A computed fold for a 274-nucleotide part of an RNA from Elusimicrobia bacterium UBA5214, annotated as large-subunit ribosomal RNA, domain VI. Taxonomically the source falls in Elusimicrobiota (Bacteria, Pseudomonadati).
Context: one part of a larger RNA
RNA sequence: CGGAGGAAACUUGAGGGAGGCUGUCCCUAGUACGAGAGGGCCGGGACGGGCGCACCGCUGGUGUACCAGUUGUUCUGCCAAGAGCAAUCGCUGGGUAGCCAUGUGCGCUAAGGAUAAAUGCUGAAAGCAUCUAAGCGUGAAGCCUUACCCAAGAUGAGGUUUCCCCCCCGACGUAACGUCGGGGCUAAAGGUCACUUGUAGACUACGAGUUUGAUAGGCUGGAGGUGGAAGGUCUGUAAGGACUUGAGCUGACCAGUACUAAUCGACCGUGCGG
Numbered sequence: 001c002g003g004a005g006g007a008a009a010c011u012u013g014a015g016g017g018a019g020g021c022u023g024u025c026c027c028u029a030g031u032a033c034g035a036g037a038g039g040g041c042c043g044g045g046a047c048g049g050g051c052g053c054a055c056c057g058c059u060g061g062u063g064u065a066c067c068a069g070u071u072g073u074u075c076u077g078c079c080a081a082g083a084g085c086a087a088u089c090g091c092u093g094g095g096u097a098g099c100c101a102u103g104u105g106c107g108c109u110a111a112g113g114a115u116a117a118a119u120g121c122u123g124a125a126a127g128c129a130u131c132u133a134a135g136c137g138u139g140a141a142g143c144c145u146u147a148c149c150c151a152a153g154a155u156g157a158g159g160u161u162u163c164c165c166c167c168c169c170g171a172c173g174u175a176a177c178g179u180c181g182g183g184g185c186u187a188a189a190g191g192u193c194a195c196u197u198g199u200a201g202a203c204u205a206c207g208a209g210u211u212u213g214a215u216a217g218g219c220u221g222g223a224g225g226u227g228g229a230a231g232g233u234c235u236g237u238a239a240g241g242a243c244u245u246g247a248g249c250u251g252a253c254c255a256g257u258a259c260u261a262a263u264c265g266a267c268c269g270u271g272c273g274g
Stems, first nucleotide, its partner, number of pairs: 001153001005164007015150003021049007033038001050108006059101004066094005071086006111145003118138004165273001166184007185271001190268004194210005215261003218257005224250003231244005
């Protein structure tokens, strides 16, 4: 831009894409078969491998500053308590969210249809025979459906539901804003910009919000993490230890709460539609 007014939501599916794998063992059955050795088809079941998709409850990894420990050194006047630096976060032990696999769940299944090679029925040409010439079957991991994803620019532009959209004057006219001419007004539904943002994200887009508000931050509470803060008291000559104390601190997690910031606003889109 188009889809014959504009808009929102939900859809149909023409068409396209992805997928399509495989092993071992058990039962049937030590049966059929075979002198024996050996050893099935068909059918049923169990457990794996590989590949793929998703997820983080479990097991773990990371987690650059969440917690603790610790060496050297400098500084905060000193003690104590802390902070900076150490060529990777100085090093070390852990670790929330997120992301992830080695972890977990699921799929690669079943079914239907038309077929290939093949195998048949009936059956003539050709009194027989013949799966074929007419006609009718069976038949594959393959083809088309079924199941998953995209999908109406499918210009053949689909469907459903809901929402929205004027006033005055003159002429014609029986009348109807029906036609013509003139004037004025307003800015619908909805959308965009802007702003707060994240489960989204390179940008864009997408999603949640903008005071009629929990969108982000803060604060409060909690979860999770770390692992017993500082100060004080007691004890020990002291290094230390015990109690206060599952303490203190705590990024992303879960809630609550308008304290802060989403201010004020602007624009697009018209008037019933060949």

Rfam family: Bacterial large subunit ribosomal RNA.
It was read from a public genome assembly.